[in-house]
A computed fold for a 102-nucleotide RNA from Adhaeribacter aerolatus, annotated as SAM riboswitch aptamer (S box leader). Of the family's consensus pairs, 88% are formed in the model. NCBI's taxonomy places the organism under Bacteria, Cytophagia, Cytophagales, Hymenobacteraceae, Adhaeribacter. Its mean pLDDT, the model's own confidence on a scale to 100, is 84.
RNA sequence: GAUUUAUAAAGAAGAGGCGAGAGAAUAGGCUCCGCGACCCUCUGGCAACCUCAUCCAAUUGAAAGGUGCCAAAUCCUAUCCCAGUAAUGGGAAAUAUAAAUU
Numbered sequence: 001g002a003u004u005u006a007u008a009a010a011g012a013a014g015a016g017g018c019g020a021g022a023g024a025a026u027a028g029g030c031u032c033c034g035c036g037a038c039c040c041u042c043u044g045g046c047a048a049c050c051u052c053a054u055c056c057a058a059u060u061g062a063a064a065g066g067u068g069c070c071a072a073a074u075c076c077u078a079u080c081c082c083a084g085u086a087a088u089g090g091g092a093a094a095u096a097u098a099a100a101u102u
Stems, first nucleotide, its partner, number of pairs: 001102008013043005021032003026078004044070003049066002051062003074094001080091004
């Protein structure tokens, strides 16, 4: 990198460094940002996929370890499908993360 399955309206910030854009990609919107964003490091935390509570299933609990995450619904919408006169609603796709396989 690819495939499969599951989840994605909940939750969780301080310090230091850097110095201009950032919010995955295209477009539109909206938002964050020199009162220093994004990113990096440290510390702290959230969550509970793997894990642990002798083994299996369900449930419940835990958080030492492996990941992940800590503005806004995956920030929202469009592109494909369905319903609807429309507004709009539902789904898919895409993306992210986990686990397994390759």